[in-house]
């Protein structure tokens, strides 16, 4: 080089061709407390890159990049 799979928040994962892309943990702030933790409320933070199809792409197609499986 070949085969197949995966790429979404700091981590582990959901999700859908269109109405605000969500959850748990983590982070920040506030409340609570004599203090800390837990619990509670609020907030910040994301669709691997490029091109194509489409009225519209995070989802479909192609290429690339990265990681993994199998075989050798």
């Nucleotide at each position: 080089a070949g085969u197949c799979c995966u790429g979404u928040a700091g981590c582990u994962c959901a999700g859908u061709g269109g109405u605000u892309a969500g959850a748990g943990c983590a982070c920040u702030c506030g409340g609570c407390u004599c203090u800390c933790a837990a619990g509670c409320g609020a907030g910040a933070g994301g669709c691997c890159u490029g091109g194509g199809u489409u009225u519209g792409a995070u989802g479909c197609c192609c290429a690339g990049c990265a990681g993994g499986u199998c075989a050798g």
Predicted 3D model of a 72-nucleotide RNA (transfer RNA) from Callorhinchus milii. Lineage of the source: Eukaryota > Bilateria > Chordata > Gnathostomata > Callorhinchus. The RNAcentral record of the sequence draws on Rfam. Its mean pLDDT, the model's own confidence on a scale to 100, is 81.